[in-house]
Context: one part of a larger RNA
Molecule: large-subunit ribosomal RNA, domain IV
Organism: marine eukaryotic metagenome
RNA sequence: CCUUCGUUAAGGAACUCGGCAAAACAGCGGUCGUACGUUCGCAAUAAGACCUGCCCAGAUUUAUCUGGGCCGCAGCGACUGAUCCCAAGCGACUGUUUACCAAAAACACAGGUCCCUGCUAAAUCCGUAAGGAGAUGUAUAGGGGCUGACUCCUGGCCAGUGUCAGAACGUUAAGGUGAGCCCUGCAAGGGGUGAUCUGAAGCGCUGAUGAACGCCGGCGGUAACUAUAACCGUCCUAAGGUAGCGAAAUUCCUUGUCGUGUAAGUUACGACCUGCACGAAUGGAGUAACGGUUUGGGAACUGUCUCAACGAAGGACUCG
Numbered sequence: 001c002c003u004u005c006g007u008u009a010a011g012g013a014a015c016u017c018g019g020c021a022a023a024a025c026a027g028c029g030g031u032c033g034u035a036c037g038u039u040c041g042c043a044a045u046a047a048g049a050c051c052u053g054c055c056c057a058g059a060u061u062u063a064u065c066u067g068g069g070c071c072g073c074a075g076c077g078a079c080u081g082a083u084c085c086c087a088a089g090c091g092a093c094u095g096u097u098u099a100c101c102a103a104a105a106a107c108a109c110a111g112g113u114c115c116c117u118g119c120u121a122a123a124u125c126c127g128u129a130a131g132g133a134g135a136u137g138u139a140u141a142g143g144g145g146c147u148g149a150c151u152c153c154u155g156g157c158c159a160g161u162g163u164c165a166g167a168a169c170g171u172u173a174a175g176g177u178g179a180g181c182c183c184u185g186c187a188a189g190g191g192g193u194g195a196u197c198u199g200a201a202g203c204g205c206u207g208a209u210g211a212a213c214g215c216c217g218g219c220g221g222u223a224a225c226u227a228u229a230a231c232c233g234u235c236c237u238a239a240g241g242u243a244g245c246g247a248a249a250u251u252c253c254u255u256g257u258c259g260u261g262u263a264a265g266u267u268a269c270g271a272c273c274u275g276c277a278c279g280a281a282u283g284g285a286g287u288a289a290c291g292g293u294u295u296g297g298g299a300a301c302u303g304u305c306u307c308a309a310c311g312a313a314g315g316a317c318u319c320g
Stems, first nucleotide, its partner, number of pairs: 001315008010306002014304001019301001029051004037042001039149001053070007071075001083299007090291002095107002111147007124133003150286004155216003160213002162209005169204003175198002180193005217235005244278001245275001256272005
């Protein structure tokens, strides 16, 4: 010096990306006592306070209680063993996952909704096929897509793309028809070419459809202070973003501005709205409970630190 431990004056997070690690709390024992919130189940062992041994007697629902007494510094006498609170994001939850750097806000989930499927052989899937799964099931069933408990909701656009529907019409292949023309042949015939008409799906065309893929404007002016613009004009569009939320896991400028918290706050929380570039099942906004989740703050506690010291065991090192 290294590893693993133990103790430490005063201070107590000043350490650090971050209380990482350590310390502390001392426990699903008892008595008391427990807030906000809430889906009334919870939250909750919330928080917090006190008690805890042994002997004798009595009572007893056999859990214990009451009275008296005894000892110790100390009675859950050793060991074992929840730290707690406040606020916010995300995901409802229990669960699942990158065997060997990621456990999560990712996946799943119950619930919601859309599409397909009427069964001798469903739809869908595996197989070249036979055959099999679906299913010894039958639309309260089976398959597929999206969303993801619950509460309140889920706006506008069908122009483009997709899907579905449409006995008309246009276009359209092979095939069918075979006017005419060419070659050959004396001829019959043979061989070519070929107008016209006919001719399916598809495409065109018509319509529907968004919890289908998706999309959801610009400029100029205007109120008796100023500012702003309920209002007006104009251009474009299929239609111009509704409710709600908003510097957000989304905000570039940006440490936006104001407020709270601190002596001091690029973080945090509450607002504002100028949304570079939120927005409604690619779901929007809330939300009790839950979380080895993320962020900020506090109490307690400490060698994390100010700032290091001492000790133990095992290494390293020297000898062997």